[in-house]
């Protein structure tokens, strides 16, 4: 100097269902289910982008219920079009002894 994996920061995208129950019931709380995650100062993703979002009150099959599962679907659309820092490894050049 240039790569390549990982770690951190910084800035910025996201969702928040679904059962049952108690309460002076539009609302607040318990327990339960899937999940990283069901409002946590948490957890996910940011172009090599299935995080999310539309289509969608969609199809199909389980469930006590639901995006639960699978299909739709590498479909359309999405936040850094090489952000920054340090770790390590790998590669080229230069320098210095000897």
């Nucleotide at each position: 100097g240039u790569u390549a994996u990982c770690u951190c920061g910084c800035u910025g995208g996201g969702g928040u269902g679904c059962u049952u129950u108690g309460c002076a019931u539009g609302g607040c709380g318990a327990a339960g289910c899937u999940g990283a995650g069901a409002a946590a100062a948490a957890c996910c993703c940011a172009u090599u982008g299935a995080a999310c979002c539309u289509g969608a009150a969609c199809c199909a099959g389980a469930u006590u219920a639901u995006g639960c599962u699978g299909g739709c679907g590498g479909a359309g659309g999405a936040a850094g079009u090489u952000c920054g820092a340090g770790a390590u490894g790998g590669c080229a050049a230069g320098g210095g002894u000897u």

TPP riboswitch aptamer (THI element) from a Hyphomicrobiales bacterium, 98 nucleotides, folded computationally. Rfam family: TPP riboswitch aptamer (THI element). Rfam describes the family as follows. Vitamin B(1) in its active form thiamin pyrophosphate (TPP) is an essential coenzyme that is synthesised by coupling of pyrimidine and thiazole moieties in bacteria. The coordinates come from a structure-prediction model, not an experiment, and the mean pLDDT is 78. The source organism's lineage runs through Bacteria, Pseudomonadati, Pseudomonadota, Alphaproteobacteria and Hyphomicrobiales. The sequence was found by an Rfam model in a public genome assembly.